This is a predicted structure of a 349-nucleotide part of an RNA (small-subunit ribosomal RNA, central domain) from Pinus lambertiana.
Context: one part of a larger RNA
Formats: sequence, structure tokens, C1' cells
RNA sequence: UUGGGCGUAAAGCAUCUGUAGGUGGCUUUUCAAGUCCAUUAUCAAAAUCUAGGGCUCAACCCUGGACAGGCGGCAGAAACUACCAAGCUGGAGUAUAGUAGGGGCAGAGGGAAUUUCCAGUGGAGUUGUGAAAUGUAUUGAGAUUGGAAAGAACACCAACGACAAAAGCACUCUACUGGGCCGACAUUGACACUGAGAGAUGAAAGCUAGGGGAGAAAAUGGGAUAGAUACCCUAGUCGUCCUAGUUGUAAACGAUGGAUACUAAGUGCUAUGCAUAUCGACCCACGCAGUGAUGUAGCUAACACGUUAAGUAUCCUGCUUCGGGAGUACGUUCGCAAGAAUGAAACUC
Repeated sequence: UUGGGCGUAAAGCAUCUGUAGGUGGCUUUUCAAGUCCAUUAUCAAAAUCUAGGGCUCAACCCUGGACAGGCGGCAGAAACUACCAAGCUGGAGUAUAGUAGGGGCAGAGGGAAUUUCCAGUGGAGUUGUGAAAUGUAUUGAGAUUGGAAAGAACACCAACGACAAAAGCACUCUACUGGGCCGACAUUGACACUGAGAGAUGAAAGCUAGGGGAGAAAAUGGGAUAGAUACCCUAGUCGUCCUAGUUGUAAACGAUGGAUACUAAGUGCUAUGCAUAUCGACCCACGCAGUGAUGUAGCUAACACGUUAAGUAUCCUGCUUCGGGAGUACGUUCGCAAGAAUGAAACUC
């Protein structure tokens, strides 16, 4: 390079926006760059192919001819791609009437529980475990009643349910705000898809500075254990929470990149529109969007997937090439650091 692949065997970037690039709907016109075709010049000879000939044959040698292909000139064709010009509405947007939602961000409010503190009642245990002990308690615990404070999380509803690009998102209310879906009638007229670099977002843990600190809890002390750097118990700091930064990774998983079109069937749920109705629950029928579980054809090594494809096709992109060494070393970039990104070889088998 060609070819094969990427759910589980090696392999889809964590996710999105988007530059260059690649690819791109329907109709007509221009042009002739790509494309096709004729001709011409050239691509030394030898070799290859071929028609003959010569060594007794052959290898070998001699003579003639030719295909294909490249590049240049010139004449032509106009279906396709590109270009020029003009249109179209099915792709994609915009406007408008609705609609569902834990989508985002900011502010305000709420109750249950827990812990602590204060006061009352009361008087011997309590806590904990498989069993214990450490702990705690007559300086009055635990229990119970009343009051106060604090921080964090929001029971039931709750669902194989909703929303969001992913990470994620749930007490209630308010303000601002993004996206989706659907209806009818308009409107722009290919404005599209993908996307190297680049940028943005990105759980938890970690880091910096300042707050906060109820519960639970890495580390750590003690108990238990033959020992116990553990499981269990009793204490308990960082962190967990907030603000402003930083880090940039996860089995960041559907282990499945994005877009478009096509390809049996019935069924559940969510949102919505139309029609009907006895207008309450239901029931019946049609359309569209999302989300589940079966399943035909097909596909698959099998498991399975199966209109939400891992089926049939097209376009773009990322990645892969035996196991180990190794996601290591060196170098570079980024980072406060921890580390992250990029990423070999010797050797071994």
C1' cells in the first nucleotide's frame, strides 16, 4: 500500500461544538477542467507476445509485426462529476398556536430524622456482639417531657417512568433560561452530513485559598483474635458540604462513532394530535415522536442482534494487526503537585 476488521476475541475518542478537508437533493442552461473517443509525435536497442527463418531438434540466434499503458499536441462527444446562470421543495432552517419534563442557573421557604446544649421527672445501668470487651454512667447516664442551636440529605409518591450531548438530574415555590415533540397555514430555498487540528463540558477521588463541620467516615488509637498491618466492635482526623480556581481521568458501558435510506408481525409504557362516545372509568380506530420486552427474514464463531440492527446500502471520521516487556523508558507538551497526554526498543516466547 492493498485487503480484512472494531458488542463479548486486538480495536469506537468520555461527550459535544466546529475550522480545513472529504461527501452531498430535484429540473433546465453554459462551459469543456475531470471523463470518453479518433488521430499524431514520443516512450533507444535488447527482453516479453506473435508470424516466419537458421543451427539435425531444443535452448539459442536472425528478420518482420503487434497489443496494452504513460506523457505531449490537435479534432470531436456532452451522459456523469466540477464550473456558469436560472429555477424547484421533498433535506435543513425560520415564524406562529399548543404541550410534557428530577434539563440548567439564581434566590426564598419547609418538615421528619440525627447530634449537641439547657431545664424538669427518675434512679442503675447503658452501649455493643456470634459471644465479649474497650467505651459510657451516682460529678446522675440510658429512658422520657419541654425548649434552643447546627449541618447535611430530601421518606411516601416512584414506575423495565421523565429530561439532558455526555458527565448527570428528585422536598416546595418564584425569577431568568436551553432543548425536544406535536398542529395547521406560511416563509427561506440545499443554507446539508461528517469532521484532522482546535475549543468547550466532563462522576468520584485528589490539590490551592477562604468558610463550614450534624451524620457517616480513608488514616490512626483501643477492644476482640493463637496471631490479625483484615472482616466485627468502640472512639476518631483528612475528606465528604459551600465559594473561587485546579486536575481531566473511570467497567466515563449499550464494553456497540455520527448521518441518511430501505427491510415481516403483533405487544407494553411515556408525550401528543384527530375522530367517536353514554362525555366518569373503560372501549374502538388512525397518525407521529420517544422508550421497553418478544420475534420473521437476514446476519453471527457462538452467545445473541433483529425498523432503537450486530440486517441491506452510501458518505465522513476514530481505532486495530500475537502474548509479554509496557501504557513502561526516553524526549516533548500540560499540571502547584499527584500525575495526565503522546509513546518506543532491546530481550523473550
NCBI's taxonomy places the organism under Eukaryota, Tracheophyta, Euphyllophyta, Pinales, Pinus subgen. Strobus.
Model confidence (mean pLDDT): 86 of 100.